Bacterial large signal recognition particle RNA from Cohnella thailandensis, 266 nucleotides, folded computationally.

RNA sequence: CCGUGCUAGACGGGGAGGUAGCGGUGCCCUGUAACUCGCAAUCCGCUAUAGCGAGGUUGAAUUCCUGUUUGAGGUCUUGUCACGCAGGUUCCGGCGUGUUUGGCGUUGUGUCGAUAGCAGGGUCCUUCGCAAGGGACGCCCAUGAACCCGGUCAGGUCCGGAAGGAAGCAGCCGUAAGUGGUCACGUUCUUGUGUUGAAGGGCAGCCCUGAAGGAGCAAGGCCAGCAUGUCCGGCUGGAUGGCAACGAUCGGGGACAGGUGCACGG
Numbered sequence: 001c002c003g004u005g006c007u008a009g010a011c012g013g014g015g016a017g018g019u020a021g022c023g024g025u026g027c028c029c030u031g032u033a034a035c036u037c038g039c040a041a042u043c044c045g046c047u048a049u050a051g052c053g054a055g056g057u058u059g060a061a062u063u064c065c066u067g068u069u070u071g072a073g074g075u076c077u078u079g080u081c082a083c084g085c086a087g088g089u090u091c092c093g094g095c096g097u098g099u100u101u102g103g104c105g106u107u108g109u110g111u112c113g114a115u116a117g118c119a120g121g122g123u124c125c126u127u128c129g130c131a132a133g134g135g136a137c138g139c140c141c142a143u144g145a146a147c148c149c150g151g152u153c154a155g156g157u158c159c160g161g162a163a164g165g166a167a168g169c170a171g172c173c174g175u176a177a178g179u180g181g182u183c184a185c186g187u188u189c190u191u192g193u194g195u196u197g198a199a200g201g202g203c204a205g206c207c208c209u210g211a212a213g214g215a216g217c218a219a220g221g222c223c224a225g226c227a228u229g230u231c232c233g234g235c236u237g238g239a240u241g242g243c244a245a246c247g248a249u250c251g252g253g254g255a256c257a258g259g260u261g262c263a264c265g266g
Base pairs, nucleotide, nucleotide: 001266002265003264004263005262006261009058010057011056012030013029014028015027020047021046022045023044024043035055036054037053038052039051064259065258066257067256068255069254070253073250074249075248076247077245078244079243080242081241082240085237086236087235091234092233093232094230095229096228097227098226099225101224102223103222104221106219107218108217109216118210119209120208121207122206123205124201125200126199127198128197129196130194131193132191133190134189135188136187137186138185140181141180142179143178149174150173151172152171157166158165159164
């Protein structure tokens, strides 16, 4: 060095998640020449030699082991943008409210006399009167009693020899209680009444008048200030998604370099 047989090893790896931790099933990435069956997410198997059990293939190198480099992709952190959720009024902005605070301009009013202050009166309350409204009664009108109200009482009845007399129904007239009406008048009661009178009280504001005095006064608008409200935005907290970045961390695959047996025969 060659051949035969065998052995260690290999027959995918990684990320997140999960776990005390490791590996697996499930998700994602990568990748293939990428064995078969059974187990398994409130899961399965194990314990730093960290899937287990059964079977199979390959096998010392293109395939095993180590190192360097490159690097798909994942995760974390930070920043930024968008969206919607919750919170808050310390601060800023927005929107509103108030203001006998100030300024500006407008309109009206004012030397035919403003504001403020002063005096008188009214407005307010009580009592009495007057008026007005309303009620009741009276007055007035009408009606109003089968008999038990009045008058007159036809007819009829009764008494009488007669003259005459008596009671008396209907009708007619009238009237009592009562009923209805009128409201001019009278009496009386009442009143959320009054350009009304008198007396007393009250008198903050408002109105009127007067004297003095001599220049402002009122309304609404805008701006600023102050106070206050709202929570619309900034703001704060957390959620989701996009982007970026330096960074941190893990890292498939690729490239390069190195390393790794045993037995027999030639």
Its Rfam family is "Bacterial large signal recognition particle RNA". Rfam links the family to the GO terms signal recognition particle, plasma membrane targeting and SRP-dependent cotranslational protein targeting to membrane, signal sequence recognition. The family's RNA type in Rfam is non-coding RNA gene. Rfam's curators write: The signal recognition particle (SRP) is a universally conserved ribonucleoprotein involved in the co-translational targeting of proteins to membranes. Lineage of the source: Bacteria > Bacillati > Bacillota > Paenibacillaceae > Cohnella. A source record names the gene ffs.